Large-subunit ribosomal RNA, domain I from an Anaerolineaceae bacterium, 547 nucleotides, folded computationally. It matches the Rfam family "Bacterial large subunit ribosomal RNA". The prediction has a mean pLDDT of 81.

Context: one part of a larger RNA
This record gives sequence, C1' cells and structure tokens, in this order.
RNA sequence: GGCUUACGGUGGAUGCCUUGGCGCUAAGUGCCGAUGAAGGACGUGGGUCACUGCGAUAAGCCUCGGGUAGUCGUGAACAGACGUUAAUCCGAGGAUUUCCGAAUGGGGAAACCCGUGGUUGCGAACCAACCACAUCACCUGCUGAAUCUAUAGGUUGGUGAAGGGCACCUGGGGAACUGAAACAUCUAAGUACCCAGAGGAAAAGAAAUAAUUCCCUGAGUAGUGGCGAGCGAAAGGGGAUCAGCCCAAACCGUUUCAGCUUGCUGAAACGGGGUUGUAGGGCCUGACGUAUGGGAGUUACAAAACAAAUUGUUAGUGGAAAGGUGUGGGAAAGCCUACCAAAGAAGGUGAUAGUCCGGUACACGAAAACAAUUUGUCUCCCGUCAGGUACCUGAGUACUACCGGGCACGCUAAUCCGGUAGGAAUCUGGGGAGUCCACUCUCCAAGGCUAAAUACACUUAGCGACCGAUAGUGAACAAGUACCGCGAGGGAAAGGUGAAAAGUACCCCGUUGAGGGGAGUGAAAUAGAACCUGAAACCGUAAGCUU
Repeated sequence: GGCUUACGGUGGAUGCCUUGGCGCUAAGUGCCGAUGAAGGACGUGGGUCACUGCGAUAAGCCUCGGGUAGUCGUGAACAGACGUUAAUCCGAGGAUUUCCGAAUGGGGAAACCCGUGGUUGCGAACCAACCACAUCACCUGCUGAAUCUAUAGGUUGGUGAAGGGCACCUGGGGAACUGAAACAUCUAAGUACCCAGAGGAAAAGAAAUAAUUCCCUGAGUAGUGGCGAGCGAAAGGGGAUCAGCCCAAACCGUUUCAGCUUGCUGAAACGGGGUUGUAGGGCCUGACGUAUGGGAGUUACAAAACAAAUUGUUAGUGGAAAGGUGUGGGAAAGCCUACCAAAGAAGGUGAUAGUCCGGUACACGAAAACAAUUUGUCUCCCGUCAGGUACCUGAGUACUACCGGGCACGCUAAUCCGGUAGGAAUCUGGGGAGUCCACUCUCCAAGGCUAAAUACACUUAGCGACCGAUAGUGAACAAGUACCGCGAGGGAAAGGUGAAAAGUACCCCGUUGAGGGGAGUGAAAUAGAACCUGAAACCGUAAGCUU
C1' cells in the first nucleotide's frame, strides 16, 4: 500500500408522513369606483423584527344576534391585564377610515410641496380647524365681442363621465418561426400580440335565412386543396332551453314657425293610429257587439313602490351505544363478555376506537342583512266581419361592372360584407332556392329590443386507478420573498426532535468558549435541537490476511 470484517465520521438517497398543490362534480354568487376604487406608502402593540389585522377612535369603537369559560392574532415567550355585571370568539349592520393612487384647487422626482375664497376661534394681521375650488359632455338660466340683430366666447345651477377587473365576450388592427421534408399560392392563423368597448355573462336572435344559442350525431363524410401539405362543412336526426315584441310610414289632431293668394300650403315637435306575406295597415260605406267582463305585468313587449307568506344564504343547536383482562412507556392491539346503528363517512386521541373527543345519519334554529318564489295592493291593455278605394309599407338602398374580404369553398361561384363607377321598382312590387334561364315553391331587405339553455372566475360542499417535498403551483417554510438587473424583467433554495419540552437541574474538562464527559428527563438521546429513517460516493479507527 491492497483486500476482508467490525465500528465510526461525512453525506442526505430511500422509506414513511402532510399543513400545500392539481383536476373534476354539484349548488350558489358575480362587477368595483368622485359617498374616492383596484393597488400601495406610512403608521398602529407594554417592549415589536416579519406576517396578519386595523387607521390618529389605528391586533381596534358601537348596536343587534349566536355562544359559554376562558382570553389578550402567528412565529414566541415574558411582564401586566381582562372575563359569569357574560369577556375572548363567530355572524349581520353601522362608525372611524392618515397619505398616495382616475386623484380632481395648482405643482410634483407617487405616498411630498404650495395656494385662493368662505365660516369659526373676542379676530385687523399671524396662526389653527372646517368647507369649497380639476377637466369634459349634456341640460338650464344669465351675460356677451369683432358687427345692428345675432353668433362665437364667458358663466350660475343640475346630471353624468373619467379609473380598475384573473379568466370569459364583442369589435377594430394583425405577425413570424413553423409545416409543405427547399419555397412563392397554401399552412401556422384570424393564432400570438396591440387597441377600443361591454357585462355578470357577452354575442346572436324572431326569416327578403321556417327565431337565436349550446351539446351529441351526421363525419374526418360531401367538398376544398401548388387536388401537395393540409383545411373541412351543411341538410337531416337526437337532446338542453324555449318568448316573443316595439318603431318609421299612410291617416287624424294639438302647438309653434315660415310663405303669402287671410285660409290654404309647407316645416318641426308632440299625441293618437299602426307593424304585415294564406299580404298587412290607412281611409270610406254597411252590419254586429261591450266591461259589476277578460287578459297581462316590472329581463324585451309602459313603469314605480309597498306589504305579507314561504324557502334559502350569511352565526349556530340537539344528536345513540363498552366494560373487563392483558402485553406495553402508552391501548384504540390480543382475549372474554356486551351494546348502538336513519349514525360502521372521514379525522383526532401516547400503536389499529361504530360505542373516548369532535363529528356523522336524522332533526331543529335568525334580532339583522341579502336572494328567490308566490299572493295582494298597484299599474297597463282589450272590438269583429263584409264591400269599396289604391293612400302607406324603411333609397344613393337593392341591383349591375371591376376589385377585395368573409363563407369548410384558393372560383364558372350562389348567399353575406366592403371600395370605386353607375343606379331601380312600389304589391300588376321585390328577394331567395349554389353560375345562368324557365317553371314551381318560399320569403318580405335597406329601423330597433329581447330571458333561458352557453363561456369564465370565485365561494361552499364533496370526490380523485392525481402529486407527495429534485414531485405537486414559481411558492407546503417571513414567496413573487431573498437575490440579480438602470429598467422592462428574471427569480430561487429552504418541510419532519418527542406522545408530551418532560428542550438536559447539578458537577467536571475547556478561554466566564466551541465542543465534550458524568448526572438527570424520556419507551428510546447513535430521538439533543446541524434533532424520524439515515443508502452510496468520500474519510477514518481496530483486527485478520497479504506485499
């Protein structure tokens, strides 16, 4: 030096565990903001570093309800207090709520600086407290230039807006990498991203499309496609949910204004009327008819409020039944004998508990707030038929040409949208049925509103052939923290003593150390805080063998 064995050190794998995640299901909830949001800064405790809570009334104040013996949030103890005159705690409603932030009196390098006017303080000044003072839009009144009337402008008062929001939604813009084994049409993809806007959903929607929306199927079919890569329907069928309405116009009337042929025409506003495709409506004529009746309603179809009842949500309450023996540190294990069960779900308790705890099945509960449903008060609406007339029924619209976009469809390309240039008809009218024509069928554009079924997030309850600390969220721990970056931004590592701190009194070595030896606690200290288990690499000690 090597090998083997034993015992250690180091190290933190493995096993076991779970406070945390991930996904799904069901029910419920869904906007916040000038009455100052979201998000922050700074404060706030007896001492207070971080987190949490709160706001100069500052781990809190008040009222109402629940609840009952303990409490003063966590890491984390000490001191000192509070509480059966009901605290702490839980729920509902209120009060307070510094400064910044749309930030809004002006400014500004956010959390700071500086004002003006008024009121009050014996109040002229200083000072202090309180209130008001941004901009834009609309309405309203008052003023008011160049310029006579006027208008622009100024301004009082009133109403509203502004900003934020994970994901979901609509609209306006809109890539490239990539794939095509290169690449240009094509694809990726109307994706990512940007902008605007809205809501608890949004969008769509009552046929010039037999409502709209969503799911399953049809179907990877028909198609489309440098007929390459790829893209990819619809009808029909089955479900979810179902709801339909209002204007414009004709015509009638009121008011105001204008023109003049002074009783007509026109315009505007308002009221009635009216809303359709087997066309409907208006106007005129005729016939019949009425309500102490019928219908509807606050999410469209008009719109406001109140009351009651019921149900639910936001605290809670009751809730069955086991002993012995015995091993052990400890019983819930084993053995013996019982009991409950509308409860043998899951959890905790010194090992594995239906009967120990808290729960579970089941039953019950609200002063206050909120939600839903129903009822009532209340509110609104209600002619039909026949004949005639030809007054109305959405115009730079439909349509055509060319071009572009969007439709699964890249074009002979219908349907839909847009640009340029042309440009109708008026019910004897017009659109569509995938170029086009005929016939037939079907529908009525050029105005508007509309719940539900759907998407997403959150809350609560539950579940998982989901993870178990290099996994699962980046984050089980003071995590979007420490740290890095001028900044946009990037972004960790880090869980486990024990049943209980019982966390080693006292003695000794040592520097009044670090560390250790006794002693003590404990079932265990090779469980001693660098703490469960404690693999390997790596480093030793001892013994044996060997060189």